The RNA shown here (Bacterial RNase P class A) has 386 nucleotides and comes from a Myxococcota bacterium. The gene name in the source record is rnpB. Rfam family: Bacterial RNase P class A. The family's RNA type in Rfam is ribozyme. Its mean pLDDT, the model's own confidence on a scale to 100, is 75.
RNA sequence: GGAGCGGCCUGGGUGAACGCCGGUCGUUGCAGGAAUGGACGACGGGAGGAAAGUCCGAGCUCCACAGGGCAGGGUGCUGGUUAACGACCAGUCGGAGUGAUCCGCAGGAAAGUGCCACAGAAAAUAAACCGCCUCCCGCGAGGGAGGUAAGGGUGAAACGGUGCGGUAAGAGCGCACCGCGGUCAGGGUGACUUGACCGGCACGGCAAACCCCACCUGGAGCAAGAGCCAAUAGGGAAGCGUCCCCUCGCGGGGACAAGGAUGGCCCGUCCGAAGCUUCCGGGUUGCUCGCUGAUGAGGCCCCUGGGCAACCAGGGCCCUAGACGAAUGUUCGCCGCCCGAUCGAAAGGUCGGGGACAAAACUCGGCUUACAGGGCCGCUCCGGCG
Numbered sequence: 001g002g003a004g005c006g007g008c009c010u011g012g013g014u015g016a017a018c019g020c021c022g023g024u025c026g027u028u029g030c031a032g033g034a035a036u037g038g039a040c041g042a043c044g045g046g047a048g049g050a051a052a053g054u055c056c057g058a059g060c061u062c063c064a065c066a067g068g069g070c071a072g073g074g075u076g077c078u079g080g081u082u083a084a085c086g087a088c089c090a091g092u093c094g095g096a097g098u099g100a101u102c103c104g105c106a107g108g109a110a111a112g113u114g115c116c117a118c119a120g121a122a123a124a125u126a127a128a129c130c131g132c133c134u135c136c137c138g139c140g141a142g143g144g145a146g147g148u149a150a151g152g153g154u155g156a157a158a159c160g161g162u163g164c165g166g167u168a169a170g171a172g173c174g175c176a177c178c179g180c181g182g183u184c185a186g187g188g189u190g191a192c193u194u195g196a197c198c199g200g201c202a203c204g205g206c207a208a209a210c211c212c213c214a215c216c217u218g219g220a221g222c223a224a225g226a227g228c229c230a231a232u233a234g235g236g237a238a239g240c241g242u243c244c245c246c247u248c249g250c251g252g253g254g255a256c257a258a259g260g261a262u263g264g265c266c267c268g269u270c271c272g273a274a275g276c277u278u279c280c281g282g283g284u285u286g287c288u289c290g291c292u293g294a295u296g297a298g299g300c301c302c303c304u305g306g307g308c309a310a311c312c313a314g315g316g317c318c319c320u321a322g323a324c325g326a327a328u329g330u331u332c333g334c335c336g337c338c339c340g341a342u343c344g345a346a347a348g349g350u351c352g353g354g355g356a357c358a359a360a361a362c363u364c365g366g367c368u369u370a371c372a373g374g375g376c377c378g379c380u381c382c383g384g385c386g
Base pairs, nucleotide, nucleotide: 001382002381003380004379005378006377007376008375009374010373012335013334014333015332016331017330018329020046021045023043024042025041026040027039028038030037031036048357052368053367055366056365057364058363059362060221061220062219063218067267068266069265070264072217073216074215075214076213077091078090079089080088081087092106093104094103095102096101107212108211112210113209114206115205116204129152130151131148132147133146134145135144136143137142160178161177162176163175164174165173179201180199181198182197183196184195185194186193187192225289226288227287228286235280236279237278238277239276240275241256242255243254244253245252246251259271260270261269262268298318299317300316301315303314304313305312306311337354338353339352340351341350342349343348
């Protein structure tokens, strides 16, 4: 000097004018019985790192309680962190890369079922197309029998790999190393790993195929839900049992049931006779709360301790929009940032142009996606100079 990898920050500042929304305080001869509302004034506040996606997890609300099981769904190497998670941190193994680093479809294929198209001789207790070797027949071309799976072909993948020896030619046929299986020992919390010894050892892949195993799991969701006011037709139709006791009878009492609720099914539980269930039709669709970052798994701190880290504990400081068809805006000036041109020895000046992704709607922890320009930190590789 060039090319990369990982992490973090910022993404305008300021002044004025006009305008919008909320809060606190004050005044009020306005409205009102009052609560309160309106008007006026002062002070102060008003959109993100992703607010997006709605992919996960929770807080919270309701389903009378939210019980047990099955089904369904989710996760899937080990250890840790967390309210929890499919997230994060640190590792192990595998893969990519020279590397910094990145990715992981990471439990089980002798529990069972299934698939591997086409090509190819043959795709899993699979096999001989070309070829090689030996013998026989033949003038020759070529043919027959036997052996073979090292070489070639097909394919995503062909029953271990490389090398040496051996053989008629070959082959774990034998040997060395690697791989695979077994036993033992060492290291590690563990996933795993290192070494030694023994064995020529061969029945692949796919579970992000069904499945098996381990762990987790009620459902619906702020359009949840709570309350107030008002209005309507306090509408219409259909269905609704058995047993026991008392009584002369009428009748009365008790127990269960039909039916319903609990996402599906079963069990359990609860409601259950003048009410229950189902169907049709009608009215309201207004206001307040939830709803605000005012107490929260809260935010900030180059503060202290523990931990490799994620994070945990302590200390200090802080309380930051709340709309309801949806506010947070527009214009102008100056400064700043970036790009190009030009002047200048330089500092700097002049002119022109440009500023991304985008917008709260109950709240929070993550993940994923988008982003013009600018800055900082650490690391890797290549080249040159000293």